[in-house]
Molecule: c-di-GMP-I-GGC riboswitch aptamer
């Protein structure tokens, strides 16, 4: 340099449970480990996915439907970095 096959001290922590915030999606804290070589960071601007209380839009007069400005980076992506060496 290239790569992530194998290994890895150390690191992170899905589901689930408890508490708590929220309309919801989901977040946070504690417990807990399915997994992870970026499961670090970026959602104020690449795509994707989830949600729809309020606002807005639509048709309607009664509850709907749509919509992100609400979220997810443990979906891809971007970016920085650790370790290692089948090269």
């Nucleotide at each position: 340099a290239a790569g992530u096959a194998a290994a890895a001290a150390g690191g992170c922590a899905a589901a689930c449970c408890u508490g708590c915030c929220g309309a919801a999606a989901g977040a946070c804290a504690g417990g807990g480990a399915c997994g992870c070589a970026a499961a670090g960071c970026u959602a104020a601007a690449g795509g994707g996915c989830c949600u729809a209380a309020a606002g807005c839009u639509u048709a309607u007069u009664g509850g709907a439907a749509g919509u992100a400005u609400g979220g997810c980076u443990g979906c891809c992506a971007g970016u920085u970095g650790c370790a290692c060496u089948a090269u």